[in-house]
Molecule: RNase P RNA; transfer RNA
Organism: soil metagenome
RNA sequence: AGGCCGGGUGACCGCGACGCCUUCGGGCGCCGAGGAAAGUCCGGACACCAGAGGGCAGGACGCUGGGGAAACCCCAGGCGGCGAAAGCCGACGGAAAGUGGCACAGAAAGGAGACCGCCUCCGGCGACAACUCUCCGGAGACGCCGGCGGUAAGGGUGAAAAGGUGGGGUAAGAGCCCACCAGCGUCGUGGUGACACGGCGGCUCGCCAAACCCCGUCCGGUGCAAGGUGAAGCAGGUUCCGACGACGCGGCCCGCCGAGGAACCGGGUACACCGCUCGAGCCGUCGCGCAAGCGGCGGCCUAGAGAGAUGGCCACCCACGACAGAAUCCGGCUUACAGGCCUGCU
RNA sequence: GCCGGAGUAGCUCAGCUGGUAGAGCAGCUGAUUUGUAAUCAGCUGGUCGGGGGUUCGAUUCCCUUCUCCGGCU
Numbered sequence: 001a002g003g004c005c006g007g008g009u010g011a012c013c014g015c016g017a018c019g020c021c022u023u024c025g026g027g028c029g030c031c032g033a034g035g036a037a038a039g040u041c042c043g044g045a046c047a048c049c050a051g052a053g054g055g056c057a058g059g060a061c062g063c064u065g066g067g068g069a070a071a072c073c074c075c076a077g078g079c080g081g082c083g084a085a086a087g088c089c090g091a092c093g094g095a096a097a098g099u100g101g102c103a104c105a106g107a108a109a110g111g112a113g114a115c116c117g118c119c120u121c122c123g124g125c126g127a128c129a130a131c132u133c134u135c136c137g138g139a140g141a142c143g144c145c146g147g148c149g150g151u152a153a154g155g156g157u158g159a160a161a162a163g164g165u166g167g168g169g170u171a172a173g174a175g176c177c178c179a180c181c182a183g184c185g186u187c188g189u190g191g192u193g194a195c196a197c198g199g200c201g202g203c204u205c206g207c208c209a210a211a212c213c214c215c216g217u218c219c220g221g222u223g224c225a226a227g228g229u230g231a232a233g234c235a236g237g238u239u240c241c242g243a244c245g246a247c248g249c250g251g252c253c254c255g256c257c258g259a260g261g262a263a264c265c266g267g268g269u270a271c272a273c274c275g276c277u278c279g280a281g282c283c284g285u286c287g288c289g290c291a292a293g294c295g296g297c298g299g300c301c302u303a304g305a306g307a308g309a310u311g312g313c314c315a316c317c318c319a320c321g322a323c324a325g326a327a328u329c330c331g332g333c334u335u336a337c338a339g340g341c342c343u344g345c346u
Numbered sequence: 347g348c349c350g351g352a353g354u355a356g357c358u359c360a361g362c363u364g365g366u367a368g369a370g371c372a373g374c375u376g377a378u379u380u381g382u383a384a385u386c387a388g389c390u391g392g393u394c395g396g397g398g399g400u401u402c403g404a405u406u407c408c409c410u411u412c413u414c415c416g417g418c419u
Base pairs, nucleotide, nucleotide: 001343002342003341004340005339007317008316009315010314012312013311015032016031018029019028020027021026034323038334039333041332042331043330044329045328046223047222048221049220053254054253055252056251058219059218060217061216062215063077064076065075066074067073078092079090080089081088082087093214094213098212099211100208101207102206115155116154117151118150119149121147122146123145124144125143126142131140132139133138163181164180165179166178167177168176182204184201185200186199187198188197189196190195227274228273229272230271236265237264238263239262240261241260248256281300282299283298284297285296286295287294288293347418348417349416350415351414352413353412356371357370358369359368365402373389374388375387376386377385395411396410397409398408399407
């Protein structure tokens, strides 16, 4: 790192579904929770809304290839980050379409910026200790101050300062020029592809899209308390809306249908059946595939309640056994978990 | 069972588009009063339910988890 088990066997008592028998009391046979049944976080099946149709708005997702009904899913690969390694992690399209943000600090926060520093020139002042010139008074150079400018090398602020390092160059500097590296564009080769490697070119473009947004793909709504059938029972009242279209229909429009509807108060019932469990099912084997998985053959039926069923106790096993229990079903993800086993690697 | 909402000071709540979290009541100290209440002035008090991620920076955006509340026959 991956996978598996997560008490077993036997006896007695007890519970639920189904089948058979019954003297209606019950008896017999058979089956009876999980890897997460959980959280309800994703995606579906199914049911209803006329059909589930079109558009806008809104939402979700986002490297490549494959798998899958689909997915915030899985497998393999690429790239990036971490690690000594095995390996782990990644919501990983676009910042050169536009808008917006970058607090405090700082001169300046994006086609930026001169605070200190560095430098040319101009003006003023000082001083001849050293250097040069001299007509011996001084002048240049030098130091200080001020001004017009140049400069992003250095300092300082910050999470971030407009490519990095080195050399040349310059008054001082600067991709200004050059080499290497990073990045961009383009061409070639390899690869299904993401991408990798190499050549050439012009020299440089900040970060944030889990900010708005753009691009691409997808999405109608409500959830089995959906929905359907049968039976029983009851009492209506008030307000409002409505063929100028209510309601169905829910953010809006188109479209469909076409007459009652909505809210509140009061009254009645809360029974039975279907949906309900055979399903993208489980096991074995063979083939294809790196794998996820797919296909063929054979075998199996494995909870289905409606106050809601799995428990108690005894014996043995070196260990006294964790997290926790179905409620329409399925595929995932996440979270909880005593203890133990197997395989591979550093 | 299915669907939805909320966790911020001791209590009740603000804080929308990210930049050191505030109000009222309560508590403490002082003033006022003979004393108390009321009033006035000042102060204390915060893992923003927990964990992780994005970002320079998270109460805020995203994921996960815990607790509480509500609706539907």